[in-house]
RNA sequence: GGGGGUAUAGCUCAACUGGUAGAGCAACGGUCUCCAAAACCGUAGGCUAAGUGUUCAAUUCGCUUUGCCCCUGCCA
Numbered sequence: 001g002g003g004g005g006u007a008u009a010g011c012u013c014a015a016c017u018g019g020u021a022g023a024g025c026a027a028c029g030g031u032c033u034c035c036a037a038a039a040c041c042g043u044a045g046g047c048u049a050a051g052u053g054u055u056c057a058a059u060u061c062g063c064u065u066u067g068c069c070c071c072u073g074c075c076a
Stems, first nucleotide, its partner, number of pairs: 001072007010025004019056001027043005049065005
């Protein structure tokens, strides 16, 4: 240089064929307890890496850029 994968909550990951973004853990509050842990109930937390295009509508499709991972040349 060429090819492929990936980027979503603090962390690990879903979201099917484009149609109101969810789960577990963590955090916070409550119940329980002498106190705590565990268990149970609840709450909050996201401009879906950035930009742009297509569309009535984009996490999802196209293009560009950036980070990370994998595969692979040629010359010297």
Transfer RNA from a Clostridiales bacterium, 76 nucleotides, folded computationally. The RNAcentral record of the sequence draws on ENA. Rfam family: tRNA. About the family: Transfer RNA (tRNA) molecules are approximately 80 nucleotides in length. The family's RNA type in Rfam is transfer RNA. Model confidence (mean pLDDT): 80 of 100.